[in-house]
RNA sequence: UAGAGGCGCGAAUAUUAAGAGUAGGAUAAGCCGAAAUCGCUCAAACGAUGGUUUAAACGAAAGGAAUAUUUGCCGAAGCCGCGGAAAUUUUGAGGUUUUCGCAGGUUGGGCGUCAAGAGAACAUCUUGCCGACUGUCGCUUUUUAAAGCGGAGAGCUA
Numbered sequence: 001u002a003g004a005g006g007c008g009c010g011a012a013u014a015u016u017a018a019g020a021g022u023a024g025g026a027u028a029a030g031c032c033g034a035a036a037u038c039g040c041u042c043a044a045a046c047g048a049u050g051g052u053u054u055a056a057a058c059g060a061a062a063g064g065a066a067u068a069u070u071u072g073c074c075g076a077a078g079c080c081g082c083g084g085a086a087a088u089u090u091u092g093a094g095g096u097u098u099u100c101g102c103a104g105g106u107u108g109g110g111c112g113u114c115a116a117g118a119g120a121a122c123a124u125c126u127u128g129c130c131g132a133c134u135g136u137c138g139c140u141u142u143u144u145a146a147a148g149c150g151g152a153g154a155g156c157u158a
Base pairs, nucleotide, nucleotide: 001158002157003156006074008073009072010071011070012069013068014067015066016065024058027055028054029053030052031051032050036049037048038047039046040094041093042092043091044090045089077107078106079105080104081102082101083100084099085098086097087096088095108134109133111131112130114128115127116126117125118124136151137150138149139148140147141146
């Protein structure tokens, strides 16, 4: 520099199901009331305007998922940690989301059971233990086709 592992790893777009008859606003009646509720959580401040229950009618969306197509690739990529920027009314502390950086750590790969967390969810994702499978290198055995043990991608092959 170029390649390999295979339900291989990401991204974008479209469609579909679910989300959900949920949230929600309007209508009607009752109750409360200048209190109560709201602005991610707590405290204070500032701001907004009613709040709540019932009824029937109307009635979304996002994240996540499946399929297809396109596309970048083989530490692909994910996770943890640290540092920075932005948003979330202001200040302080936290949370969430997006994003940048660090030869900081960790996982070769996909699959499955179980557990925890996230999630509307029994979908799915993340992490951990375990299990068999698979690729790669090393060592040993050997009936020459394989078996056993071990390691890690900063690896392996050309």

The RNA shown here (Lysine riboswitch aptamer) has 158 nucleotides and comes from a sheep gut metagenome. It matches the Rfam family "Lysine riboswitch aptamer". Gene Ontology term of the family: lysine biosynthetic process.